[in-house]
This is a predicted structure of a 100-nucleotide RNA (SAM riboswitch aptamer (S box leader)) from a Chitinophagales bacterium. Lineage of the source: Bacteria > Pseudomonadati > Bacteroidota > Chitinophagia > Chitinophagales. The coordinates come from a structure-prediction model, not an experiment, and the mean pLDDT is 85.
Order: sequence, then structure tokens, then C1' cells
RNA sequence: AUCUUAUCAAGAAAGGCAGAGGGAUUGGCCCGACGAAGCCUUGGCAACCACACUAGUGUGAAAGGUGCCAACUCCAACCACGUAAGUGGAAAGAUAAGUC
Repeated sequence: AUCUUAUCAAGAAAGGCAGAGGGAUUGGCCCGACGAAGCCUUGGCAACCACACUAGUGUGAAAGGUGCCAACUCCAACCACGUAAGUGGAAAGAUAAGUC
């Protein structure tokens, strides 16, 4: 990097280095010198894989492989309904497991 499937309303931050960006894209709206990104340490959340029990559904635990720890995936973008507010769905994205 390809494709498939599942999930995305909940949850969880301190310290050190660093020094201006960050929230995928675009528009908005936010976060940021009361310290952004990135890196390191420690901690935590969750429970996809793996693990234990179970006929199955499922239940449990959290040592391991990932992931995550502002805002619903921050909101919208395309379609439908609606006067509107908004609601539903899709697309895109993210993560996991498998696959080429």
C1' cells in the first nucleotide's frame, strides 16, 4: 500500500526535553507562550486480537500484540425528509482483525 468485516454518544494525564504550531482534507469553530507538534518517562482508559471459563450465546481478567487519554470522528461537506431547528443514511477518515 489492496480488499473484506466490525466499531466510532462512553472512558482515560502528569512530569521532563523542546519551542509554534495543532485539531486528516476544505470551510467553520476551537485548542495553543498559563507552552502547540514531536520525543522520553511514568500513569491510566478500553477490551479488537490473544488468554481463562463456557455446548453455544456469552462471562471474566488485564501479564502480552495494538489502539487511545480537549470538544460526538469537534461540526458541516453528498443524499433524503423538514419552513427551520434538526433527524436518518452515505462518503471520507480513524482503529482492530484478517487478506494480497